Model confidence (mean pLDDT): 81 of 100. A computed fold for a 106-nucleotide RNA from Pedobacter caeni, annotated as SAM riboswitch aptamer (S box leader). Rfam family: SAM riboswitch aptamer (S box leader). Rfam's curators write: The SAM riboswitch is found upstream of a number of genes which code for proteins involved in methionine or cysteine biosynthesis in Gram-positive bacteria.
RNA sequence: UACUUAUCCAGAAAGACUGAGGGACAGGCCCUACGAUGUCUUAGCAACCAUACUAACCGCUGUAAAGGUGCUAAUACCUAUUCGUUAAAAACGGAAUUGAUAAGCG
Numbered sequence: 001u002a003c004u005u006a007u008c009c010a011g012a013a014a015g016a017c018u019g020a021g022g023g024a025c026a027g028g029c030c031c032u033a034c035g036a037u038g039u040c041u042u043a044g045c046a047a048c049c050a051u052a053c054u055a056a057c058c059g060c061u062g063u064a065a066a067g068g069u070g071c072u073a074a075u076a077c078c079u080a081u082u083c084g085u086u087a088a089a090a091a092c093g094g095a096a097u098u099g100a101u102a103a104g105c106g
Base pairs, nucleotide, nucleotide: 001106003104004103005102006101007100008099013042014041015040016039017038021031022030023029026079027078028077043072044071045070048068049067051064052063053062076098081095082094083093084092085091
């Protein structure tokens, strides 16, 4: 860094240093000197991989959490393209695109 598959309305923060931006992009809206961002420490959440136990037995359940990642404002913060419901709008719902994470593969 390309590709494949799965998931994305649940959950979980304190401290030290830093010092003005951040929420991917555009618009909106929001967070932020009562401290953004980044780094580190400690704690936690979750259960993708691994591991242990377990149900089931050919594509499969649940529990645990000392390992590898990830995550700890707001649904991926909302919208954008398209389809449906509607007389229309609004609103709601589905799909796509984009993105993030995990595992696999090149």